[in-house]
């Protein structure tokens, strides 16, 4: 870097430093920023992906272990803390400046394999 799997409608912000940018992906829209935008530190915070405990099932001759599913947890690895992943391409519906619905690509995030 590249691949496989799973998720992506819930949710969680406050101080410092610092000073024009920022929404990580195409054009373009829309938005947030000097009432301070990117970074970096602080402390807190969500969630529950690794993980932990606990019951069941499936594996096995049994047991452990392994694998699945359910519940609870949060001490540690990641991650996240405007706007659906902001919207975006196709295709169905409808009460058609607009809603809903399914797919698609790209992309994040994690656990994992060379």
């Nucleotide at each position: 870097u590249a691949c496989u799997u799973a998720u992506c409608a819930a949710g969680a912000a406050a101080g410092g430093c610092a000073g024009a940018g920022g929404g990580a992906u195409u054009a373009g829209g829309c938005c947030c920023g000097a009432u301070g935008a990117a970074g970096c530190c602080u402390u807190g915070g969500c969630a529950a992906c690794c993980c932990u405990u606990a019951c069941a099932a499936g594996c096995u001759a049994c047991u452990c272990a392994c694998u699945u599913g359910u519940a609870a947890g949060a001490a540690g690895g990641u991650g996240c803390c405007a706007a659906c992943u902001c919207c975006g391409g196709c295709c169905c519906g409808c009460g058609u400046u607009g809603c809903g619905g399914g797919c698609a690509g790209a992309g994040a995030u994690a656990a994992g394999u060379c």